Annotation: The RNA shown here (small-subunit ribosomal RNA) has 1396 nucleotides and comes from an uncultured Pseudomonadota bacterium.
RNA sequence: GAGUUUGAUCCUGGCUCAGGACGAACGCUGGCGGCGCGCUUAAUACAUGCAAGUCGAGCGAGAACCUAGGCUUCGGCCUAGGGGACAGCGGCGAACGGGUGAGUAACACGUGGGUAAUCAACCCCCGACACCGGGAUAGCCCAGGGAAACUUGGAUUAAUACCGGAUGCCCCAUCUGGCUUUCGAGCCGGCUGGGAAAGGGUAGCUUCGGCCUCCGGUCGGGGACGAGCCCGCGGCGGAUUAGCUUGUUGGUGAGGUAAAGGCUCACCAAGGCGACGAUCCGUAGCUGGUCUGAGAGGACGAUCAGCCACACUGGGACUGAGACACGGUCCAGACUCCUACGGGAGGCAGCAGUGAGGAAUCUUGCGCAAUGGGGGAAACCCUGACGCAGCAACGCCGCGUGGAGGAUGAAGGUCUUCGGAUUGUAAACUCCUGUCAGAGGGGACGAAUGCUUGCGGGCUAAUCACCGCAAGUUUGACGGUACCCUCAGAGGAAGCCACGGCUAACUCUGUGCCAGCAGCCGCGGUAAUACAGAGGUGGCGAGCGUUAUUCGGAAUUAUUGGGCGUAAAGGGCGCGUAGGCGGCUUGACAAGUCCCGGGUGAAAUCCCUCGGCUCAACCGAGGAACUGCCUUGGAAACUGUCUGGCUUGAGUCCGGGAGAGGGGGGUGGAAUUCCCAGUGUAGCGGUGAAAUGCGUAGAUAUUGGGAGGAACACCGGUGGCGAAGGCGGCCCCCUGGACCGGUACUGACGCUGAGGCGCGAAAGCGUGGGUAGCAAACGGGAUUAGAUACCCCGGUAGUCCACGCCGUAAACGAUGGGCACUUGGUGUCGCGGGUAUCGACCCCUGCGGUGCCGAAGCUAACGCAUUAAGUGCCCCGCCUGGGGAGUACGGUCGCAAGGCUGAAACUCAAAGGAAUUGACGGGGGCCCGCACAAGCGGUGGAGCAUGUGGUUCAAUUCGAAGCAACGCGAAGAACCUUACCUGGGUUUGAAGAUCAGUCGCUCGGGGGCGAAAUCUCCCUUUCCCGCAAGGGACGGCUGGUUAGGUGCUGCAUGGCUGUCGUCAGCUCGUGUCGUGAGAUGUUGGGUUAAGUCCCGCAACGAGCGCAACCCCUGCUGCUAGUUGCCAACGGUUCGGCCGGGCACUCUAGUGGGACUGCCGGUGAUAAACCGGAGGAAGGUGGGGAUGACGUCAAGUCCUCAUGGCCUUUAUGUCCAGGGCUACACACGUGCUACAAUGGCCGGUACAAACCGCUGCAAGAGCGCAAGCUGGAGCAAAUCGGACAAAGCCGGUCUCAGUUCGGAUUGGGGUCUGCAACUCGACCCCAUGAAGCUGGAAUCGCUAGUAAUCGCGGAUCAGCACGCCGCGGUGAAUACGUUCCCGGGCCUUGCACACAC
Repeated sequence: GAGUUUGAUCCUGGCUCAGGACGAACGCUGGCGGCGCGCUUAAUACAUGCAAGUCGAGCGAGAACCUAGGCUUCGGCCUAGGGGACAGCGGCGAACGGGUGAGUAACACGUGGGUAAUCAACCCCCGACACCGGGAUAGCCCAGGGAAACUUGGAUUAAUACCGGAUGCCCCAUCUGGCUUUCGAGCCGGCUGGGAAAGGGUAGCUUCGGCCUCCGGUCGGGGACGAGCCCGCGGCGGAUUAGCUUGUUGGUGAGGUAAAGGCUCACCAAGGCGACGAUCCGUAGCUGGUCUGAGAGGACGAUCAGCCACACUGGGACUGAGACACGGUCCAGACUCCUACGGGAGGCAGCAGUGAGGAAUCUUGCGCAAUGGGGGAAACCCUGACGCAGCAACGCCGCGUGGAGGAUGAAGGUCUUCGGAUUGUAAACUCCUGUCAGAGGGGACGAAUGCUUGCGGGCUAAUCACCGCAAGUUUGACGGUACCCUCAGAGGAAGCCACGGCUAACUCUGUGCCAGCAGCCGCGGUAAUACAGAGGUGGCGAGCGUUAUUCGGAAUUAUUGGGCGUAAAGGGCGCGUAGGCGGCUUGACAAGUCCCGGGUGAAAUCCCUCGGCUCAACCGAGGAACUGCCUUGGAAACUGUCUGGCUUGAGUCCGGGAGAGGGGGGUGGAAUUCCCAGUGUAGCGGUGAAAUGCGUAGAUAUUGGGAGGAACACCGGUGGCGAAGGCGGCCCCCUGGACCGGUACUGACGCUGAGGCGCGAAAGCGUGGGUAGCAAACGGGAUUAGAUACCCCGGUAGUCCACGCCGUAAACGAUGGGCACUUGGUGUCGCGGGUAUCGACCCCUGCGGUGCCGAAGCUAACGCAUUAAGUGCCCCGCCUGGGGAGUACGGUCGCAAGGCUGAAACUCAAAGGAAUUGACGGGGGCCCGCACAAGCGGUGGAGCAUGUGGUUCAAUUCGAAGCAACGCGAAGAACCUUACCUGGGUUUGAAGAUCAGUCGCUCGGGGGCGAAAUCUCCCUUUCCCGCAAGGGACGGCUGGUUAGGUGCUGCAUGGCUGUCGUCAGCUCGUGUCGUGAGAUGUUGGGUUAAGUCCCGCAACGAGCGCAACCCCUGCUGCUAGUUGCCAACGGUUCGGCCGGGCACUCUAGUGGGACUGCCGGUGAUAAACCGGAGGAAGGUGGGGAUGACGUCAAGUCCUCAUGGCCUUUAUGUCCAGGGCUACACACGUGCUACAAUGGCCGGUACAAACCGCUGCAAGAGCGCAAGCUGGAGCAAAUCGGACAAAGCCGGUCUCAGUUCGGAUUGGGGUCUGCAACUCGACCCCAUGAAGCUGGAAUCGCUAGUAAUCGCGGAUCAGCACGCCGCGGUGAAUACGUUCCCGGGCCUUGCACACAC
């Protein structure tokens, strides 16, 4: 920095990722080299080999072997000399080097000091010395024991082994004098006592006595290296470890040590340590450093280096300069091995190596050539230290796997919209190069030394030895390696991970919440860039990923650098201990602080520069740095300490008033309840409604009297008091604090406060009292699906008092205390001052308290704001994701209940705060709608029609599903339709288009099989141009191309539609406000049917909606006058029929008219509303068309279109028959009714709209009728459908299952149609079912509406109670908006947002 809590936002907060690192491991892969690195686990057990020896110039002896001599029994033996193995005595080393990290929280380590409290072999310097003696002993030999390891005895022998004596420069000890001094000691003297030694040998010389050189020895002083001990400071987790300690703390004396010391002991004293964390528990080797980080830090302590500790486990000492000793010893233990069972041996945490453990860590290699170490005079020997090699991509670094050209953009793969795109200059191909690997050849540096010779130098009496130089010679494990040259030839050398976001890289296929992926968020339920494969792409590259761990990001423990009103977090409150912090001023000191200098801060590492390997890694040199500690000196502002002073902080004193502050004792009235008595009678009480309960044994009500307990109405108030909890009638007593005024006194006496102590509501507990009311538990009554509740009737603890516990709370201002500073306004309480007044009030002002509103500032926002959540300082408490959990365990307190302290496993990707927009609320406000109410008529009951569910069936094709599916798609299922079922056929297909060929058969008529389709036979037969050939049109057949699917997915889609809703809303630009989501505008005041308009306003404008523009209708002018009309005139068969006319009606074009325009009132002078005038019509005149942004994954793949999937002799297609019409049931929508506002019969009046040529059909005739015959007229303002019906007039029926009602059924017909069996409509005769107004519930309608009456049309051969239209007759009611339903605006709450 990013991802992740939300619809979105800001914040808080956790989780996760990108980076670096690694002694790593695992998966896939693997060409070369250099440099590093490699048991992190079992400090587990170890076979085998090696890892510490060396010195003959300390000593004696001396095998094999050689030489000489001698002897011999010929086997050999002896002597001398040479030789020198093995072993021994002795010296030095073995305490180094190498390994490991178990233990250790410690002076173990780091750092800085001290040692006047010490040691020191080997090395260096200086001084002094080494004289005289002695006795042993190992080995060897002999004898013995033992299986062995080993051991006993005897005899002999040497030394640089051991011992005695001498000497004493000196050293040590007692005593003592002087000087110095850090007072502890040091130095210089004196007396007494004590204390050394080792010789060997090279070379040279020699008079053979020795001299000399070198090495070694002794005593002492100094140095160097090293070591011991002591001290300051520093580096870890737990307080759910708070007390620990008897050699403990100190003293005196002694012992012990190289050395101080309680190190050890005796005695004496009773101390010592600890909240600045003792003791205990857990963990751990420490450091230089390593990794990370901007740093501060955090984590780690492999390799390298310093220190420590350890060496099978535990303990002990010996030797030694040094050890309590890795490859020594003793004891004990465990384990392993050997054994003759008596007894012995062993210690890889040395180098290799083995087993075991484990995710995991190498060769039983070469060499002492180099470096270093031990011994030696040296040569030299030893050296698993070390130098090299081997194994492992374990890490870092370097190199290669080729370079250039090369487009038909090859093939193949993949994708595709089929055009192409991509892989991709990639390949092929052409021309080059030659690293690495391979082959051949040459071939190192690392070597210095040693030895020999020569020269020179110093030493020496001199030479030698020694030192330097030169020459020669000698020494290499690595290694025939590095490196160089040559040869051939692109030849032998690329993988791994990822591709949804974070995060760089996308498509196809498969799969279908399966298989799987996943670091977090999350993918997968049929189009998955997230699974698996493929193609492509990205990243890194001899590696790439994963896992574990660690730092970072994480300011997520915050010193740098966080917080605590509401996100996690202020202790319930006070008093106060330690501690922390602290006013003004004088002087001193110099601990802190600052400055200069000195010492130290090992090396390596890191950084810089330079250099060496071809570069780099790696290595070398120099510098810087090591932020630290110690120290000489200096400064004195600040902090500190000491000292003197001051008064403003703090306190004391005096004078006042306020107050439910606390404790105790009295006392008062009202009310409730109970008791007694009176009056009085049937109820009371209680609730939403009731019941339980009380009451005729007299309640409730009412009057009088009495008892008892508890609480104190009014005053009473964001009034007062108190630290908090809390405190309320009145009076008295005792008592705390605050405030105001005065300014006399003290002189910093202050603030905070871990622990500690005290106070601490209610409930609860203990003992004793008290108990009126109230009231957990409990009983009863209701409510309810239940009701362990809410409501009601009762009722015990308790509430009250005394004493004692408990110690909690939303103990809250969810805000610790103190001090200081920082604009204001306005209340209120207490005290005071000023002015004014007779006085009160008012006004100005000071201090203290308590509220509200607000500036700056702060805050994530909300908000806080002199009573801070602002700005600072000081102190305390507390927080670190949610859950688990304030739980468990432990401790502690409590009589108990329980309190305080207070985890972990496990689990989640969040949990949260504030604010925003919506949706929602049995929240609020305002307002609409046939929403309710008011009314009229229905549905729900009956019969029938129709649709649906269900059931049935071979099939009852499919869809539609709350409103918004159900007389819906269907505006017409007998066949067809038709998609379903059964059966029979068919396969480039049933149709269309197009090309080619062929024919003129087809078309039409007839015949055969058959149910038909299909198949087949016969007869007949095209058009145009052209003389013809031929061409064209049309049609059939054959062939090619395109098939087809009412199969699936409406949750892949387009289009169309429903619905909210004809509701008044939905948005945008710019500006402004807000960190932001967003707000504003659009809210507000009015008004409207309306976001309609007006006004106001940080908004100003605009768009889609509203309205208007369009159509019908209502009035009217003009134009026009047939098919319409007929006022006047004429004719008449009396019919606008004719002449005629166009005035009227009407028709259908075009205009007018209505706009709150006018008047009055209301209103804000506005918009608008109310009333009125005029007008055919008045405030949208009535009706229609018109449906904003969007919602419902709403409906439709079966109208159409369309992606994907499925099917292809079938899920296509043709045909016949059947089915969609089934029927115990259930629902919706309708029709007809149940009758008298009616039925029936007769007479009679008045429409509108629409339709008609395969059509409407008049008059006429026939039939009871449906209808038939027949055909005038009419492509229709002309003719026809066509008589409208209700109505009106007259008659009849008289309340009856009827003269209501017409279902059902029988019979007979008509019409349409190829065909009415399944399955049409209609007519006639007969039949005459249910039904007498319909439970709960529910629908429509506000005016030409409901209701009622008929008429027409579409579809259609026929079929209408449905649908779409038309007119006739023509009501009732609306107080009103509480309620139900739906909706609009504002507001409020929210833990909702797929949104109740």
Its Rfam family is "Bacterial small subunit ribosomal RNA". Model confidence (mean pLDDT): 86 of 100. The sequence is in RNAcentral, with records from ENA and SILVA.